[in-house]
Model confidence (mean pLDDT): 76 of 100. Predicted 3D model of RNase P RNA and transfer RNA as a complex of 503 nucleotides. Rfam match: Bacterial RNase P class A. Rfam classes the family as a ribozyme.

RNA sequence: CAAGGAGGCUAGGUGACCGCCCCGAUACGUCGGGGAGGAAAGUCCGGGCUCCGCCGGGCAGGAGGCUGGGUAAUUCCCAGGAGGGGUAACCCUACGGAAAGUGCCACAGAAACACACCGCCCCGAUAGCCAAAGCUAUCGGGGUAAGGGUGAAAUCGUGGGGUAAGAGCCCACGCUCCGACCCGCGAGGAGUCGGAGGGGCAAACCCCCUCUGGAGCAAGGCCGAAUAGGAGGACUCAAGGCGCCCGGCCUACCCUGAUGAGGCAAUCUCAUCGGGGGAAGUCCUCGGGUUGGCCGCUGGACUCCGGCGGUAACGCCGGAGCUAGAUAGAUGGUCACCACCCCGGAGAGCAGGAGGAAGCCUCAGCACUGCUGGGACGUAAACUGACCCUGGGGCACAGAACCCGGCUUAUAGGCCUCCUUGGCUC
RNA sequence: GGCCCGGUGGUGUAGUGGCCUAACACACCGCCCUGUCAAGGCGGAGAUCGGGGGUUCGAAUCCCCUCCGGGUCGCCA
Numbered sequence: 001c002a003a004g005g006a007g008g009c010u011a012g013g014u015g016a017c018c019g020c021c022c023c024g025a026u027a028c029g030u031c032g033g034g035g036a037g038g039a040a041a042g043u044c045c046g047g048g049c050u051c052c053g054c055c056g057g058g059c060a061g062g063a064g065g066c067u068g069g070g071u072a073a074u075u076c077c078c079a080g081g082a083g084g085g086g087u088a089a090c091c092c093u094a095c096g097g098a099a100a101g102u103g104c105c106a107c108a109g110a111a112a113c114a115c116a117c118c119g120c121c122c123c124g125a126u127a128g129c130c131a132a133a134g135c136u137a138u139c140g141g142g143g144u145a146a147g148g149g150u151g152a153a154a155u156c157g158u159g160g161g162g163u164a165a166g167a168g169c170c171c172a173c174g175c176u177c178c179g180a181c182c183c184g185c186g187a188g189g190a191g192u193c194g195g196a197g198g199g200g201c202a203a204a205c206c207c208c209c210u211c212u213g214g215a216g217c218a219a220g221g222c223c224g225a226a227u228a229g230g231a232g233g234a235c236u237c238a239a240g241g242c243g244c245c246c247g248g249c250c251u252a253c254c255c256u257g258a259u260g261a262g263g264c265a266a267u268c269u270c271a272u273c274g275g276g277g278g279a280a281g282u283c284c285u286c287g288g289g290u291u292g293g294c295c296g297c298u299g300g301a302c303u304c305c306g307g308c309g310g311u312a313a314c315g316c317c318g319g320a321g322c323u324a325g326a327u328a329g330a331u332g333g334u335c336a337c338c339a340c341c342c343c344g345g346a347g348a349g350c351a352g353g354a355g356g357a358a359g360c361c362u363c364a365g366c367a368c369u370g371c372u373g374g375g376a377c378g379u380a381a382a383c384u385g386a387c388c389c390u391g392g393g394g395c396a397c398a399g400a401a402c403c404c405g406g407c408u409u410a411u412a413g414g415c416c417u418c419c420u421u422g423g424c425u426c
Numbered sequence: 427g428g429c430c431c432g433g434u435g436g437u438g439u440a441g442u443g444g445c446c447u448a449a450c451a452c453a454c455c456g457c458c459c460u461g462u463c464a465a466g467g468c469g470g471a472g473a474u475c476g477g478g479g480g481u482u483c484g485a486a487u488c489c490c491c492u493c494c495g496g497g498u499c500g501c502c503a
Stems, first nucleotide, its partner, number of pairs: 001422010012338007020035006037397001041408002044406005049216004053249007061212005066080005081095001082093004096207002101205002103201003117148002119144011156174006175198001176196006182189002220295004230286006240250001253277010302321008340394006350385003361375006427502002429497005436452004444483001454470005476492005
């Protein structure tokens, strides 16, 4: 210098004028303070909060799926393992189980999990050649899975032995899986020994392990206004959890029975068990009215700085700070200057172009119309780039609505740090 | 704001791993029929399934991300 890899920052600035929302003060005239984002987005995960009466269990459904850790929690983050990609820096992974079972593997192919098309080999028959042994062809029976062919995929791969031909049939080396020993918390790892011989698909059903109730701030609560000051039904060891089932518990009040205790006693009080009633309580359904206000609402798993622990994510301690809160929905508009980017014009100073080249002069050597080497002299322009002046244009993605932690996606221009590979120079 | 649903020729739909080189109806184009038009008959063109990535031998179909559209008091107070 070029090509890459990893991580991070920024998201225009200043001023004037005119506005908008909130808070505080007010002498009601005004004054002071605050006012979008890294994604406020998608709503993909998780949590807080609120309601569905409370607690527990099961089934179904759903989600997750290498290991260890972090966290309020997660499908997130960190560290590690394995596999894959890259020369490398580094990146990617939906990564439990296919020897639990079922299913699928189109077309092609004989066969897609137990099959045999061509081939190879053996036996028999027939025919031909032939003295015979034997060879060839056809047919039949059988063996084989080396070779051919099909396919995305073909029965573990290579080599040797073995055999009629062959085959994990046997052996050596290698792969996969299982078990033992060693290391590691673990996923796993290296080697030794022993065993099994082993197609793919679980983003097919399924099996195993773990987690899991539903709804959402238009949740939910209070006030006011309004009307038909509503109607019907259910419930009190029962309705009531918005997939199903099971178990336990759960209302004020009134009447009453039994038993026990207190008490001198009573028509009194208390406790336990039982029966009945029951709305002003709760739930369901239907009809109508209203379209107002307040709370929830913004101070929180918050932000910044420092120290300590941890490889890290993160945690603990200390200090400092307060940072939008609307409800048809504020956070804006205009102008000027500056900064950045693009296009154009003009300038000629700088850098590159540019090799102290070529040429010319001179000296020396030689294989002599010339070549080689040394010395002296010695540049120019087009063009390109930055800079200065000037004219015009542009300046991303987007935008809070209960809050927070993540993920994903969108994003103009600019800047910084570390690393890898290649080239050149010193 | 929340929640839910959908995307396949011009239009409306079907297809839920391979026979899909995607089917049907209407619409469109050409020819026949008719004096002409319609109807009818015959033939034809037109979608790489909203986009991207992944799983698989193979994807409209399964999975993930993303874009667009729709439903509003007959989804929500």